[in-house]
RNA sequence: CGGUGAGUGGCGCAGCUUGGUAGCGCACUUGGUUUGGGUCCAAGGGGUCGCAGGUUCAAAUCCUGUCUCACCGA
Numbered sequence: 001c002g003g004u005g006a007g008u009g010g011c012g013c014a015g016c017u018u019g020g021u022a023g024c025g026c027a028c029u030u031g032g033u034u035u036g037g038g039u040c041c042a043a044g045g046g047g048u049c050g051c052a053g054g055u056u057c058a059a060a061u062c063c064u065g066u067c068u069c070a071c072c073g074a
Stems, first nucleotide, its partner, number of pairs: 001073007010026004020057001028044005050066005
C1' cells in the first nucleotide's frame, strides 16, 4: 500500500441479505420471597447503531469518504 471481516445500552451478541417503532442474554435499579444472602417471581431504567456526508417520504440497513481492531497478500 491492496483485499476481507468486525465496530449496535456496562459486557457478549442478533437485526443488515429483502430500508418501515432498536431487540435478546447477562449485568444494574425497585418490589416480593428469605432471619440475612443466594435462587426464583414481577416491574423498571439505560444505546438513536465507530465518525462525517449523500440517496429516500423514511437509513443500524443502500452509496461515498474516513477512524480503530483482526486476518491475508505485497